[in-house]
Context: one part of a larger RNA
């Protein structure tokens, strides 16, 4: 821009993609066969391999805006005490998110026409023959079923509501993440938990600081202590203010 009035939702499916995979072991059964030696079909049922997807409870990572130890040097006047540089100095964990090494889950099952193939009935050709006319059946393959896209499918599809005019609806602006390069999408905007912050709690790291007692000291203890980034959850303190615009005859 179209989709012939403009919007909001919910959809159907022309068509298109994805996936389709494979062992071993047990029962039946040492059965059926077969002198024996060996060993099945067909059925069931466990466990696996790669291979794909989603997710982070649990395992392992990362986790340069957490915690803690500590080495040099500079600084805060000096001692505590804190703080900058040094690959985050270096080392020890490590929440959320992202992850796989980790959990869960997948191919199933059916049906429908068929290939090779195997039959029925059955003539031409009194027999005989799947075939010539009829009929059954047969594959990891077609075609449907399983995931998912999807009406620009110009053959533009259906269906509920809303508006009949400062209409519905959208956009700017702001507050942000289940989203992002930027548009976009998605929550919120005070009739508000949208983010900040605060509180409580999960969780991490390990008992701060000053001061008290013990000890000559180092150092222990009062002390699960103090710090805390992203988690859950409450709760209008902050800031989402006020406003603008587009959109308004659909016939010819």
């Nucleotide at each position: 821009c179209g989709u012939u009035a403009g919007a909001a939702a919910u959809u159907u499916g022309c068509g298109g993609g994805g996936a389709u995979c494979u062992g071993a072991u047990u029962c039946u059964a040492g059965u059926a066969c077969g002198a024996g030696a060996g060993g099945a079909c067909c059925g069931a049922a466990u466990c696996g391999g790669a291979c794909g997807a989603a997710c982070c409870u649990c395992u392992a990572g990362u986790g340069u805006a957490c915690c803690u130890g500590u080495u040099g040097u500079g600084g805060c006047g000096c001692c505590a005490g804190c703080u900058g540089c040094a690959c985050c100095g270096c080392a020890g964990g490590g929440u959320a998110g992202c992850u796989a090494u980790g959990u869960u889950c997948g191919g199933a099952a059916g049906g429908g026409a068929u290939a090779a193939g195997c039959g029925c009935u059955g003539a031409a050709a009194g027999c005989a023959u799947c075939u010539a006319a009829g009929c059954a059946c047969g594959a990891a393959g077609c075609c449907c079923a399983c995931c998912u896209c999807a009406a620009g499918a110009u053959g533009a599809g259906a269906u509920u509501u809303c508006u009949u005019u400062u209409a519905a609806g959208g956009g700017u602006c702001g507050u942000g993440a289940g989203a992002g390069a930027u548009g976009a999408u998605c929550a919120c905007g005070u009739a508000g938990a949208u983010a900040g912050g605060u509180u409580a709690c999960a969780g991490g790291u390990g008992u701060a600081a000053a001061g008290g007692c013990a000890g000559u000291a180092a150092u222990g203890u009062c002390a699960a202590a103090g710090c805390c980034g992203a988690g859950u959850a409450a709760u209008a303190c902050u800031a989402a203010u006020u406003a603008c615009c587009c959109g308004u005859a659909a016939g010819c």

The part of an RNA shown here (large-subunit ribosomal RNA, domain VI) has 252 nucleotides and comes from a Chitinophagaceae bacterium. The coordinates come from a structure-prediction model, not an experiment, and the mean pLDDT is 87. The full RNA is in RNAcentral, with records from ENA. NCBI's taxonomy places the organism under Bacteria, Pseudomonadati, Chitinophagia, Chitinophagales, Chitinophagaceae.